[in-house]
RNA backbone atom coordinates (compact mmCIF):
# COMPACT_ATOMS: atom_id res chain seq x y z
C1' N A 1 0.00 0.00 0.00
C1' N A 2 -4.66 -3.54 -0.60
C1' N A 3 -8.27 -5.90 1.93
C1' N A 4 -11.53 -8.51 5.94
C1' N A 5 -13.72 -6.93 10.96
C1' N A 6 -14.75 -4.02 14.94
C1' N A 7 -15.85 1.03 16.81
C1' N A 8 -16.17 6.62 15.45
C1' N A 9 -23.11 11.34 20.41
C1' N A 10 -18.83 9.65 25.56
C1' N A 11 -13.82 11.19 27.62
C1' N A 12 -9.59 13.83 28.55
C1' N A 13 -4.10 20.39 31.10
C1' N A 14 -9.96 27.35 28.47
C1' N A 15 -3.18 29.83 33.22
C1' N A 16 1.95 23.27 32.46
C1' N A 17 6.80 23.69 29.60
C1' N A 18 8.98 24.50 24.73
C1' N A 19 7.68 26.63 20.13
C1' N A 20 6.62 30.51 16.91
C1' N A 21 2.47 30.67 12.54
C1' N A 22 -0.37 28.32 11.35
C1' N A 23 -4.05 24.72 12.19
C1' N A 24 -8.99 21.97 11.82
C1' N A 25 -7.65 14.58 5.79
C1' N A 26 -9.22 16.44 0.87
C1' N A 27 -13.19 20.75 -2.00
C1' N A 28 -17.00 23.70 -0.02
C1' N A 29 -18.61 26.15 4.11
C1' N A 30 -18.04 27.22 9.24
C1' N A 31 -14.29 27.77 13.02
C1' N A 32 -9.92 27.82 15.69
C1' N A 33 -5.14 30.82 16.31
C1' N A 34 -0.12 36.29 18.76
C1' N A 35 -5.74 36.49 24.99
C1' N A 36 -0.33 32.81 21.65
C1' N A 37 -1.71 27.74 15.96
C1' N A 38 1.53 23.14 14.01
C1' N A 39 5.69 20.54 16.04
C1' N A 40 8.23 18.31 20.85
C1' N A 41 8.09 17.51 26.01
C1' N A 42 4.96 16.89 30.06
C1' N A 43 0.01 15.57 32.08
C1' N A 44 -4.56 13.32 31.15
C1' N A 45 -8.65 10.33 28.74
C1' N A 46 -10.00 5.96 26.79
C1' N A 47 -9.31 0.38 26.83
C1' N A 48 -8.69 -2.14 20.66
C1' N A 49 -4.17 -5.66 21.10
C1' N A 50 -0.73 -8.38 24.69
C1' N A 51 0.57 -9.42 30.12
C1' N A 52 -1.54 -10.40 34.52
C1' N A 53 -6.39 -10.75 38.05
C1' N A 54 -11.05 -13.28 39.55
C1' N A 55 -15.35 -15.74 37.92
C1' N A 56 -18.06 -19.39 35.04
C1' N A 57 -18.17 -23.28 31.06
C1' N A 58 -15.57 -26.84 27.96
C1' N A 59 -11.63 -30.74 27.90
C1' N A 60 -9.82 -33.23 31.85
C1' N A 61 -7.52 -37.59 37.83
C1' N A 62 -5.28 -32.90 38.28
C1' N A 63 -2.88 -29.22 35.96
C1' N A 64 -2.24 -27.24 31.39
C1' N A 65 -4.93 -25.22 27.75
C1' N A 66 -9.36 -23.05 24.84
C1' N A 67 -14.12 -19.56 25.04
C1' N A 68 -16.68 -15.96 27.20
C1' N A 69 -17.34 -11.90 31.31
C1' N A 70 -15.58 -8.68 34.78
C1' N A 71 -11.47 -6.21 36.62
C1' N A 72 -6.51 -3.76 36.37
C1' N A 73 -3.55 0.25 33.11
C1' N A 74 2.11 -3.01 33.33
C1' N A 75 3.59 -3.09 27.64
C1' N A 76 2.23 -1.61 21.89
C1' N A 77 -0.84 1.70 19.27
C1' N A 78 -4.29 5.88 19.61
C1' N A 79 -7.02 10.12 21.08
C1' N A 80 -6.75 14.73 24.15
C1' N A 81 -11.78 22.60 20.23
C1' N A 82 -16.43 21.74 17.70
C1' N A 83 -20.36 14.33 16.32
C1' N A 84 -14.99 12.24 12.00
C1' N A 85 -17.03 20.43 13.40
C1' N A 86 -20.69 20.52 9.12
C1' N A 87 -21.69 18.42 4.08
C1' N A 88 -19.70 16.45 -0.34
C1' N A 89 -23.77 10.24 -3.20
C1' N A 90 -29.14 8.58 -2.99
C1' N A 91 -33.70 8.27 -0.64
C1' N A 92 -37.93 10.19 1.60
C1' N A 93 -39.63 15.35 3.16
C1' N A 94 -42.02 22.32 0.82
C1' N A 95 -37.90 24.27 4.61
C1' N A 96 -36.35 22.08 8.93
C1' N A 97 -34.24 17.45 9.12
C1' N A 98 -33.97 11.85 9.16
C1' N A 99 -31.82 7.24 6.76
C1' N A 100 -28.68 4.97 4.31
C1' N A 101 -24.03 5.20 1.72
C1' N A 102 -19.05 7.34 0.72
C1' N A 103 -14.67 9.51 1.92
C1' N A 104 -11.44 9.56 6.13
C1' N A 105 -9.67 8.53 11.17
C1' N A 106 -7.89 4.45 14.86
C1' N A 107 -7.52 -0.97 15.59
C1' N A 108 -6.61 -6.28 15.29
C1' N A 109 -6.25 -10.00 11.19
C1' N A 110 -4.38 -10.97 6.77
C1' N A 111 -1.61 -10.08 1.45
RNA sequence: UUCUUAUCAAGAGCAGGUGGAGGGACGAGCCCGUUGAAGCCCGGCAACCGACUUAAAGCUUUAACUUUAAGCACGGUGCUAAUUCUUGCAGCAGCAGCUGGGAGAUAAGAA

SAM riboswitch aptamer (S box leader) from Falsibacillus albus, 111 nucleotides, folded computationally. NCBI's taxonomy places the organism under Bacteria, Bacillota, Bacilli, Caryophanales, Falsibacillus. The coordinates come from a structure-prediction model, not an experiment, and the mean pLDDT is 82. It matches the Rfam family "SAM riboswitch aptamer (S box leader)". From the family's description: The SAM riboswitch is found upstream of a number of genes which code for proteins involved in methionine or cysteine biosynthesis in Gram-positive bacteria.